Description: A computed fold for a 76-nucleotide RNA from a Nitrososphaerota archaeon, annotated as Fluoride riboswitch aptamer (crcB RNA motif). The sequence was found by an Rfam model in a public genome assembly.

């Protein structure tokens, strides 16, 4: 990027899992209906560049605790 499937006690909160808490979204249109179309919350920082692109930096949390992966240091 393309395609398919599923989905509202659901989904999301810059990298995994569990628990608790917090915040945000969960809409609109067509249709007799089935259904179809479209949409939200969300997707880190910084430098150069018109853009494309290039360079650098922090963190497994939104918050807390635990586990796991990775990195650094010390001791045996």
């Nucleotide at each position: 990027a393309a395609g398919g499937a599923a989905u509202a006690c659901g989904g999301c909160u810059a990298u995994g899992a569990c628990a608790u808490u917090a915040g945000c979204c969960u809409g609109g249109g067509a249709g007799a209906a089935a259904u179809c179309c479209u949409g939200a919350a969300c997707c880190g920082c910084c430098c150069c560049g018109g853009a494309a692109g290039g360079a650098g930096c922090u963190g497994a949390u939104a918050a807390u605790g635990u586990c796991u992966a990775c990195c650094c240091a010390a001791u045996g």
Rfam family: Fluoride riboswitch aptamer (crcB RNA motif). Its family is annotated with response to fluoride and positive regulation of gene expression in the Gene Ontology.